[in-house]
A computed fold for a 474-nucleotide part of an RNA from an uncultured bacterium, annotated as small-subunit ribosomal RNA, 3' major domain.
Context: one part of a larger RNA
């Protein structure tokens, strides 16, 4: 100097209290140990792995594992001889790669192009080491810190400055002051969303005149409104009042759409954990070269006495069923999204038509309203099984959604303990997208629709910051 303390002040934060709502118990998804296997491919492991790497393991991917082929080599490419072709179509064998036989077969400026064979130099390798390493991430923590120049003060390590006292969301200011300044944080400048105004008005819009239709912005028209998407304005404690020297700080204050950072995002400061990650890349080093390269069929990664996480559905009446009926956004949509018509109980399957989209398509669902059930393992829950079918796609046996009958399993609100979240937030409800042929999506990433309860407080528990002590660690 820092660390650390069951040391002391002071300060914050769903840290803990008040409160909602889970989880721990059942069933299944799903992802780790851990067994087991030819192989269950390899990483990630308190916070900070464990619905992570994986925004789609049936083949493929795949990196395992059984087999079967290849050795300049699946792919690039240099040189040197050598050959016409390679590709291509057809048999034949094989599980396929591949291998055999036929059959068609070249330009040319004669240099060669291009293919191949033989040699040769490069190759290739998801083999290892993240404890050689780049880049790039988590986490502490969006916590307020971390530091430099010149002076100064100590042999000196280093200290000052950055300490106090008031404030603040803030090392955010204000004052003081052997310090004066100054960077890296912090704010702000940046998207978004909330209000006004201007400008432009098609595919959006329809107030105000026509015309039309069974009805509809349906057609001439308009630009007022909604809206789109550009450029402006708007919020500063600016203004009152009260406390304060000041920075600031109260106020069911006025004005305003909004008020004290008005909500959200984006942005991570020196550093710390020899964290993660050589399997995205890239990359020293080291290993293997008829193989630890590579092709190809099939298996595996989907096992299964069990144990842990994360989720989905429930246990029901604020609830299941049936029937009627409303209102949304964010996005996708050409081997695509589909209006409508017809069959089909349904997944769906045959026409047809419209859109490369503000135009056409996909477009709710809880609500509302009337009816049933009347506390039951039920009209609940819907596992699991059997059966009968759709769809994709070479191909659903391992190992795929889906859909229609028939079965109808645990489960009556879960011990110990434990998590989330302070406002349009929890909770609910549905609905797009990525990845994709198709799906094991209950996931992620995104959007709207309904819409709460509570905070006395900082004694306590965690994690963090600043001052000070004590110390046998540094």
């Nucleotide at each position: 100097u820092g660390a650390c303390g069951g040391g002391g002040g002071c300060c914050c934060g769903c840290a803990c209290a008040a409160g909602c709502g889970g989880a721990g118990g059942a069933a299944c998804a799903u992802g780790u140990g851990g067994u087991u296997u030819a192989a269950u491919u390899c990483g990630a492991u308190g916070a900070u792995a464990c619905g992570c790497g994986a925004g789609g393991a049936a083949c493929c991917u795949u990196a395992c594992c059984c087999g079967g082929g290849c050795u300049u080599a699946a792919a690039u490419u240099g040189c040197a001889u050598c050959u016409g072709a390679c590709a291509g179509g057809u048999c034949a064998g094989g599980a396929g790669a591949c291998u055999g036989a036929c059959u068609c077969u070249u330009c040319u400026u004669c240099g060669g192009a291009c293919a191949g064979a033989u040699g040769u130099g490069a190759a290739g390798g998801u083999g290892c080491u993240g404890c050689a390493u780049g880049g790039u991430u988590g986490u502490c923590g969006u916590c307020a810190g971390c530091u430099c120049g010149u002076g100064c003060c100590g042999u000196g390590a280093g200290g000052u400055g950055u300490c106090g006292g008031c404030u603040u969301a803030a090392g955010u200011g204000c004052c003081a002051u052997a310090a004066c300044g100054a960077g890296c944080g912090c704010a702000a400048c940046c998207c978004u969303u909330g209000c006004u105004u201007c400008c432009a008005g098609u595919u959006g819009c329809c107030a105000u005149c026509a015309g039309g239709u069974c009805a509809u912005g349906c057609u001439g028209g308009g630009g007022a409104c909604u809206c789109u998407g550009g450029a402006a304005g708007g919020a500063c404690u600016g203004c009152c009042a009260c406390c304060g020297u000041a920075a600031g700080g109260u106020g069911u204050g006025a004005g305003g759409a909004a008020g004290g950072u008005g909500g959200g995002g984006a942005u991570g400061a020196c550093g710390u954990c020899a964290a993660a990650u050589c399997a995205g890349c890239a990359c020293g080093g080291c290993c293997c070269u008829u193989a630890c390269g590579u092709c190809c069929g099939g298996g595996g990664c989907u096992a299964c006495a069990c144990a842990c996480g994360u989720g989905u559905u429930a246990c029901a009446a604020u609830g299941g069923g049936g029937g009627g009926u409303a209102c949304a956004g964010c996005a996708g949509g050409c081997u695509g999204c589909u209006a409508c018509c017809g069959g089909g109980c349904g997944a769906c399957c045959g026409g047809a038509u419209g859109c490369c989209a503000a135009u056409c398509c996909c477009u709710a669902a809880a609500a509302c309203c009337c009816c049933u059930c009347u506390c039951a393992g039920u009209u609940c829950g819907g596992a699991c099984u059997g059966g009968a079918g759709u769809c994709u796609g070479c191909a659903a046996c391992c190992c795929g959604a889906c859909u229609c009958c028939a079965c109808g399993a645990a489960g009556c609100u879960g011990g110990a303990u434990u998590c989330g979240c302070u406002a349009g937030u929890a909770a609910u409800c549905g609905c797009g997208c990525a990845u994709c042929a198709g799906c094991c999506a209950c996931g992620g990433c995104g959007c709207g629709g309904u819409g709460a309860a509570u905070a006395c407080g900082u004694u306590c528990c965690c994690g963090g910051g600043c001052c000070u002590u004590g110390u046998a660690c540094u």
The RNAcentral record of the full RNA draws on Greengenes.
Rfam family: Bacterial small subunit ribosomal RNA.
Model confidence (mean pLDDT): 81 of 100.